[in-house]
Context: one part of a larger RNA
């Protein structure tokens, strides 16, 4: 992994609130005792006590009153209105391990130094090599010394290297031969070495050449038992079945923020009996949307004038003149504001009135909860970046707690709210070429890009394309092509090396000839040259062209697992308009059938049954109901069994379900109805626990 078995709201007291019983202004006995009895049992007796018939006061105390006060004022609790109280079971609460399993941890009291640290006594252990310290003897050397030189010596946390004793490196191994090894290469090796045996030091305590190491494969506080079910605002888990109803992630306040108190919201039980909902229509309160600011408050473009100040000129001073400079105020013109308003909606929100609903709601009052991490569209704003699947409000719908049918797939997008069945019929969204149910349907236009259908795109860019405005220009020949000209004064004048239409600067860019020609539109030269434009004739013979709206396509275009768009594919099966018609859901209808609450109606001892008819049956926390099943006990069927019990396997049958019943073989001695009753009462899940496989 599986399977089987076990495995989690318990007991005991106290108060409280329902439901059933007893007895009632009263109810009830505890301990005990006494009969019967022999089953931790029944009945009687005791009235202490205890609740309740009376409040109030801090209390003496008083009393349908009392307190308070100086009061015969005021206030405050009461009375005036009569239900208690024992028992049983139920629901949550408190006190208790208190639904169950789980820490890390505290303390007490013991065990431990056979492993490791240190230290003590008493013992063993170090192959062979090298090196050559003092001293000391010889020689030289000295006035003596010091000094040198050879010999001899054998120092040393000396140096090389086995045993021993360690671990640098790197490889193996890593469900290992091994819960720390194995290979090889490496440090120490007379020392602060190393090891035998005996001994000591003990848990906030001991050893520690210090690393929080080490103290028995355990150490930033050891291991055993007990306190002890320690405590966990945390985390998993937490067992049969059906019925009705059904929520919150919100506000306030917390040594509060993932927890808890009241309040909202749920749900049941009682009580009111239209208080409600909705929608006309009528009065209101408000200052947002917008608007406006010659109405305030600020904030502000542009012109006109220009008080006043700035600068300059002039001037002894005064007057007094000018301005590429601010710039009051008044005027024309134009805006703008969450915290501005001279003004102001809609909608909401209140309060009447009428009406529609009313088997549905709505108020208190009591018993049970849960929620208090919410998310997401869209709409109004705050924050951001008019960034986020961002964040914080507000009104709202959905997800939560919603199956169903469209979106290819896809919690909140769009249809629509599943009580059961049916191989019924119509319909929504949203489809209708095949996949794929249903139009290769019909009418008009548009695209040419496989654009598109098939994720969203933006400034710019463009003689795509279609359809509209506008102006111009045109049988007195337009616009395109072509043919021809396009000159003279002159090389205009300054500049300049040059400048001569065309480096630049000046301009009264003039003036002649002309059918028409710029002191010149662009290429060109060092400067001329030289090609072409404007403009004109000429030839052709009909429309041309500017600026602009709108449609549809184009470029701009660019992302990481596999191209593609849901696929095929498609010139419609794209795009825009419009027509009929069909498909499409668990949506409506249609036929069957059940549940559950009200209602009339009948009926009944009895909200006890039956008929019609109303309305309702998605559902997570969560509340209320009704059952099934497993074991035990009392009583019942004077129940069933060796003529075969419970089990087990198979097979068949009922029932809304949990479940039950029958047959057949097993199997071999126990087991079951109905009426009560008590519970070790019901597993898939707790990295549950044990045992099989």
């Nucleotide at each position: 992994a599986c399977c089987u078995a076990c495995g989690a709201g318990u007991u005991g007291c106290c108060g409280u609130c329902g439901c059933c019983g007893g007895c009632a202004a009263g109810g009830u006995u505890a301990a005990g005792a006494a009969u019967c009895a022999c089953g931790a049992g029944a009945u009687u007796c005791c009235g202490a006590g205890c609740c309740g018939c009376a409040g109030u006061g801090a209390a003496a105390g008083c009393g349908a009153g009392c307190c308070u006060g100086a009061a015969u004022a005021g206030g405050g609790c009461g009375a005036u209105u009569g239900a208690g109280u024992c028992g049983g079971c139920g629901g949550a609460g408190g006190c208790a391990g208190a639904c169950g399993c789980g820490a890390a941890a505290c303390c007490a009291a013991g065990u431990g130094a056979u492993c490791u640290a240190c230290a003590c006594u008493u013992g063993g252990c170090c192959a062979g090599g090298a090196u050559g310290a003092a001293g000391u003897c010889c020689g030289g050397g000295u006035a003596a010394c010091a000094c040198c030189g050879g010999a001899u010596g054998g120092a040393g946390g000396u140096c090389c290297g086995c045993a021993c004793c360690g671990a640098u490196a790197a490889g193996c191994g890593u469900u290992g031969a091994a819960a720390a090894g194995c290979u090889u290469c490496c440090g120490g090796a007379u020392g602060a070495g190393u090891u035998g045996a005996g001994u000591g030091u003990a848990g906030g305590a001991g050893u520690g050449a210090a690393a929080g190491g080490c103290c028995a494969a355990u150490c930033a506080a050891a291991c055993u038992u007990g306190g002890a079910g320690a405590u966990a605002g945390c985390u998993c888990g937490u067992a049969c079945u059906c019925c009705c109803c059904g929520a919150a992630a919100a506000g306030c306040a917390u040594u509060u923020a993932g927890g808890u108190g009241c309040u909202g919201c749920g749900u049941u039980u009682u009580a009111c009996g239209a208080u409600u909902a909705c929608g006309u229509c009528c009065a209101g309160a408000g200052g947002u949307a917008g608007a406006g600011c010659g109405a305030c408050c600020g904030a502000u473009a542009g012109g006109a004038u220009g008080c006043g100040a700035g600068g300059g000129c002039u001037u002894c001073a005064c007057c007094g003149c000018c301005u590429a400079u601010c710039a009051a105020g008044u005027c024309c013109u134009g805006a703008c504001g969450a915290a501005c308003u001279c003004c102001g909606a809609a909608u909401g929100c209140u309060g009447g009135u009428c009406g529609u609903a009313u088997g549905c709601a709505g108020u208190a009052g009591g018993g049970c909860a849960g929620u208090a991490a919410g998310g997401g569209g869209a709409c109004g704003g705050g924050u951001g970046c008019u960034a986020a699947g961002g964040u914080c409000c507000g009104u709202u719908c959905c997800c939560g707690a919603g199956a169903g049918g469209a979106g290819a797939a896809g919690a909140a997008u769009c249809c629509g709210g599943a009580c059961c069945g049916c191989c019924g019929u119509c319909u929504a969204a949203g489809g209708c070429c095949c996949c794929g149910a249903a139009a290769u349907u019909c009418c008009g236009c548009c695209u040419g890009a496989g654009u598109u259908a098939g994720u969203c795109u933006a400034a710019c860019g463009a003689a795509g394309u279609c359809c509209g405005g506008u102006c111009c220009c045109u049988g007195u020949g337009a616009c395109a092509g072509c043919u021809a000209g396009g000159a003279u004064g002159u090389u205009g004048g300054c500049u300049u090396g040059g400048a001569a239409g065309c480096a630049g600067c000046c301009a009264u860019u003039c003036a002649u000839u002309c059918a028409a020609a710029g002191a010149g539109u662009g290429c060109g030269u060092a400067a001329c040259a030289g090609c072409u434009c404007a403009c004109u004739a000429g030839u052709c013979g009909a429309g041309g062209g500017u600026c602009u709206g709108g449609g549809c396509a184009u470029g701009g275009a660019u992302a990481a697992u596999a191209a593609u768009c849901g696929g095929g594919u498609a010139u419609a099966a794209g795009g825009c308009g419009g027509a009929u018609g069909c498909c499409g859901a668990a949506g409506a209808c249609g036929c069957g059938g059940g549940a559950c609450a009200g209602u009339a109606c009948a009926u009944u001892a009895a909200g006890u049954u039956g008929u019609a008819g109303u309305g309702u049956c998605g559902g997570u926390a969560g509340g209320g109901g009704a059952g099934c099943a497993u074991u035990c006990c009392g009583g019942u069927c004077a129940g069933c069994g060796u003529a075969g019990a419970a089990u087990c396997a198979g097979g068949g049958g009922g029932a809304u379900a949990a479940c039950c019943c029958c047959c057949u073989g097993u199997g071999g001695a126990g087991c079951g109805u109905c009426c009560g009753g008590a519970a070790a009462a019901g597993c898939a899940a707790a990295u549950g626990u044990a045992g099989g496989u």

A computed fold for a 693-nucleotide part of an RNA from Prevotella sp., annotated as large-subunit ribosomal RNA, domain II.
NCBI's taxonomy places the organism under Bacteria, Pseudomonadati, Bacteroidales, Prevotellaceae, Prevotella.
Its mean pLDDT, the model's own confidence on a scale to 100, is 83.
The RNAcentral record of the full RNA draws on ENA.